RNA sequence: UUAAGCCAUCGGCCUAAUUCGGUGUAAACCGAAGCGGAGGACCCACCUUGGGGCGCACCCUGUACCGACAGGGGGGAGACUUCUCACUCCUAGCCCGUCAGCUAACUUCGCCGGCCUUGAGAGGAGACUCA
Numbered sequence: 001u002u003a004a005g006c007c008a009u010c011g012g013c014c015u016a017a018u019u020c021g022g023u024g025u026a027a028a029c030c031g032a033a034g035c036g037g038a039g040g041a042c043c044c045a046c047c048u049u050g051g052g053g054c055g056c057a058c059c060c061u062g063u064a065c066c067g068a069c070a071g072g073g074g075g076g077a078g079a080c081u082u083c084u085c086a087c088u089c090c091u092a093g094c095c096c097g098u099c100a101g102c103u104a105a106c107u108u109c110g111c112c113g114g115c116c117u118u119g120a121g122a123g124g125a126g127a128c129u130c131a
Stems, first nucleotide, its partner, number of pairs: 011116004018033006034111006044101001050099001051096004058073006074091005080124007
C1' cells in the first nucleotide's frame, strides 16, 4: 500500500416480522398503529384408516427399496409497482399431539432471523430537488 476481516452509520434484499410513544443508566417491560397467523356458530360440506398447522418448498420419472443423486413439470425470489422477454438462484425447515372443515360475533398469538446488487422494453403511480 492492497486484500480480507471487525465495528459504526447510511442505502437496499428475502421474510408477516415494521413504526411510534411511555418507564428505565441500560437490559428490559408496557401500550398504540400497521402487517401476519391460529382457534371459533347457523347454513353448507365432510367422513371418522389418526389427523392437523406455518411456509414457494409440491408432483412425476429413472438408477437399486428408503434416503441420496439426476432429469422434467409446477411453485417462489431478484431494489416503487404491473406486464413481457431474457438471465441467475431457491424449492427448506419447524410445530401441535388423538384435537381443530368453512365460519359472523368473539378469543388468542407473532413481529424473528438471514443477507449485499439482475438487465431490457412498455405502461402507471408517488416522492425529492431546482426554477